[in-house]
Background
Transfer RNA from Caulochytrium protostelioides, 73 nucleotides, folded computationally. The sequence is in RNAcentral, with records from ENA and Rfam. Its mean pLDDT, the model's own confidence on a scale to 100, is 82. It matches the Rfam family "tRNA". Rfam describes the family as follows. Transfer RNA (tRNA) molecules are approximately 80 nucleotides in length. Taxonomically the source falls in Caulochytrium (Eukaryota, Caulochytriomycetes, Caulochytriales, Caulochytriaceae).

RNA sequence: GUCUCGGUGGCGCAAUCGGUGGCGCGUGAGUCUCAUAAUCUCAAGGUCGCGAGUUCGAUCCUCGCCCGAGGCA
Numbered sequence: 001g002u003c004u005c006g007g008u009g010g011c012g013c014a015a016u017c018g019g020u021g022g023c024g025c026g027u028g029a030g031u032c033u034c035a036u037a038a039u040c041u042c043a044a045g046g047u048c049g050c051g052a053g054u055u056c057g058a059u060c061c062u063c064g065c066c067c068g069a070g071g072c073a
Base pairs, nucleotide, nucleotide: 001072002071003070004069005068006067007066010025011024012023013022019056027043028042029041030040049065050064051063052062053061
C1' cells in the first nucleotide's frame, strides 16, 4: 500500500432482511438476616466509533475518515 473482519451502557457480548436496542457481570435502592454474604424484586446507565448521503424514517443500506485484529505485498 491493498483485502477481509470488527468497533453496541463501566466490562464481556447479542439482536435487528430499515419502524421504541437486550442479556450476563458490575453499580444503586429495596427484600431477607442480630449482622454480612447469597437469594429475590426494582432502578439508573447507550448521540449503537466519527461525518456525510439515500429514505417518511438509518444501529442496520451507500460513501469517506479514525481505531483494533488478521491475510497478501